[in-house]
RNA sequence: GUUUGAUUAGCUCAGGGGUAGAGCACUACGUUGACAUCGUAGGGGUCACUGGUUCAAAUCCAGUAUCGAACACCA
Numbered sequence: 001g002u003u004u005g006a007u008u009a010g011c012u013c014a015g016g017g018g019u020a021g022a023g024c025a026c027u028a029c030g031u032u033g034a035c036a037u038c039g040u041a042g043g044g045g046u047c048a049c050u051g052g053u054u055c056a057a058a059u060c061c062a063g064u065a066u067c068g069a070a071c072a073c074c075a
Stems, first nucleotide, its partner, number of pairs: 001071007010024004018055001026042005048064005
């Protein structure tokens, strides 16, 4: 340099046009002498960024950024 993958909750990930979810973690309550387990309820997201397409974008398109992979070049 060329091609390519990933970026979504604190963490690990799902969701591939129609109001953003799970597990773990966190908070409260119940249970306990206390803790853990278990149960119930709850909080937490401008879906990496910018622009475009669309009635409607996390999802499609272009660019940018970060991390990774393959290939090429190299005195």